[in-house]
RNA sequence: CAACGCGCUCCGGGGUCAGUGAAAAUCUGAGCCGGCGGUAAAAGUCCGCGAACCUUGAGAAACAUCCACCCGGAUGACCUCUCACAGGCCGAGCUGGUGGAAUUCCAGGACCGACGGUUAAAGUCCGGAUGGUAGGUAGCGCGUCA
Numbered sequence: 001c002a003a004c005g006c007g008c009u010c011c012g013g014g015g016u017c018a019g020u021g022a023a024a025a026u027c028u029g030a031g032c033c034g035g036c037g038g039u040a041a042a043a044g045u046c047c048g049c050g051a052a053c054c055u056u057g058a059g060a061a062a063c064a065u066c067c068a069c070c071c072g073g074a075u076g077a078c079c080u081c082u083c084a085c086a087g088g089c090c091g092a093g094c095u096g097g098u099g100g101a102a103u104u105c106c107a108g109g110a111c112c113g114a115c116g117g118u119u120a121a122a123g124u125c126c127g128g129a130u131g132g133u134a135g136g137u138a139g140c141g142c143g144u145c146a
Base pairs, nucleotide, nucleotide: 003144004143005142006141007140008139009138010136011135016030017029018028019027032123033113034112035049036048037047038046044111045110053088054087055086056084057083058082059081060080063076064075065074066073067072094108095107096106097105115127116126117125
């Protein structure tokens, strides 16, 4: 220095202007944003993954009953918490062009966006979240081998 293994850290964008109204960053008009892997060629819309939520399983705590001199042990429903490479749920793309190849590029004209909160309905505000997670081999550290 390289390879492999383990650990830690890091990594998400967007409410601007106008209108209505008692009240809207939530409605209306215009504008704004797009995680990760894959792909015959670059993708919010193709194929998958990831948050939240539900179920199931396992475990923990607490509680209840029973056993035991004590340490402790057995059984069990709700609730709470944790884990799962377990299941469910999980939005939206067409037309034309170029090309060997593109639902990925170019042109046109579309569409989509968890849950709770809010003086009024939220992709963008506030909150769970100073959280979790996909993936990266991006940093850093340790170890092994040559």